About this RNA: The part of an RNA shown here (small-subunit ribosomal RNA, central domain) has 347 nucleotides and comes from an uncultured prokaryote.
[in-house]
Context: one part of a larger RNA
RNA sequence: CUGGGCGAAAGCGGCGCGUAGGCGGAUGUAUCAGUCAGAGGUGAAAGCCCCGGGCUUAACCUGGGAAUUGCCUUUGAUACUGUACAUCUAGAGUCCGAGAGAGGUUGGGAGAAUUCCGAGUGUAGAGGUGAAAUUCGCAGAUAUUAGGAGGAACACCAGUGGCGUAGGCGCCUGACUGGACCGGUAUUGACGCUCAUGUACGAAAGCGUGGGGAGCAAACAGGAUUAGAUACCCUGGUAGUCCACGCCGUAAACGAUGUAUGCUAGUUGUUGGGGUCUUAAGGCCUCAGUGACGCAAGAAAUCAUUAAGCAUACCGCCUGGGGAGUACGGCCGCAAGGUUAAAACUC
Numbered sequence: 001c002u003g004g005g006c007g008a009a010a011g012c013g014g015c016g017c018g019u020a021g022g023c024g025g026a027u028g029u030a031u032c033a034g035u036c037a038g039a040g041g042u043g044a045a046a047g048c049c050c051c052g053g054g055c056u057u058a059a060c061c062u063g064g065g066a067a068u069u070g071c072c073u074u075u076g077a078u079a080c081u082g083u084a085c086a087u088c089u090a091g092a093g094u095c096c097g098a099g100a101g102a103g104g105u106u107g108g109g110a111g112a113a114u115u116c117c118g119a120g121u122g123u124a125g126a127g128g129u130g131a132a133a134u135u136c137g138c139a140g141a142u143a144u145u146a147g148g149a150g151g152a153a154c155a156c157c158a159g160u161g162g163c164g165u166a167g168g169c170g171c172c173u174g175a176c177u178g179g180a181c182c183g184g185u186a187u188u189g190a191c192g193c194u195c196a197u198g199u200a201c202g203a204a205a206g207c208g209u210g211g212g213g214a215g216c217a218a219a220c221a222g223g224a225u226u227a228g229a230u231a232c233c234c235u236g237g238u239a240g241u242c243c244a245c246g247c248c249g250u251a252a253a254c255g256a257u258g259u260a261u262g263c264u265a266g267u268u269g270u271u272g273g274g275g276u277c278u279u280a281a282g283g284c285c286u287c288a289g290u291g292a293c294g295c296a297a298g299a300a301a302u303c304a305u306u307a308a309g310c311a312u313a314c315c316g317c318c319u320g321g322g323g324a325g326u327a328c329g330g331c332c333g334c335a336a337g338g339u340u341a342a343a344a345c346u347c
Stems, first nucleotide, its partner, number of pairs: 004318003014201001016199002021194003025088007033081002035077008049065006091191001092188003095184003103177007115149003119145003125136002162169002206247006215241002220236004258314006266293012297302001320347003329340004
């Protein structure tokens, strides 16, 4: 190098864009670089291998052959690959038309609820639990009535429903804005696929500066429970949770399943669009998404046109358990730490 794998055994990078590289639709012509065939040169000797010979054998020595899978020159072949040119429309994009959507950014607004504040009514408890206590309350609580302040989140609708590359996105509304889908007798004409390095985004927690702070709540305090209780339960409660800007760059970042393309029985639900038939209800056909079952596949469980089936292209990753995603070093970070990543030893 070849050979085996990657849903759960070890194993898909969190996710996009994209450079180098790899791979690449149909037709024709040219070329002959790759490729294939013939010939020649070279590929030292020894060694290895084969057939012989010589020491009484063997080791050893020796003759010949094969091999040296390579390189160079030359003569041809032209299907495939490459290259050049021309053409095409099935891939890909653009344009036009219509609809769907919690896609994104930013501004404005509404209502329910919790808490707090002042006031009214009102009186002795309230709260909490398995039971209690800490706690609050005659300085008037809890309850209740109308009012005010402030912050955060948006019940029902709500759905294996929708949108987004992923993270994620859910009150109403204005502005700006991205993408996908469907339809078209429009248009460009392979412009494509994948992608090491790189780069953008990336939940929560955490960090920096400045705001904000209703509820909740690490830490912390107290009360219980208990043999103990640094917990589970209760009463409080600070960071934080929220906003702006800047970092961090990790998750069971999961479908534990890389991306793209083609092909391979069906049945049934649902979301968005189109066509057609029917008076309508609805039926049939079709494209894109999202579920359930099922042939084949699979060790099985399962998966099954949204494949884990049959194939192709490219990338990533794996090689017994522990030590260890650790040490050391490098790079990144304000730090926390992240990333890259062993060995001894042991079973």
Annotation:
The full RNA is in RNAcentral, with records from ENA.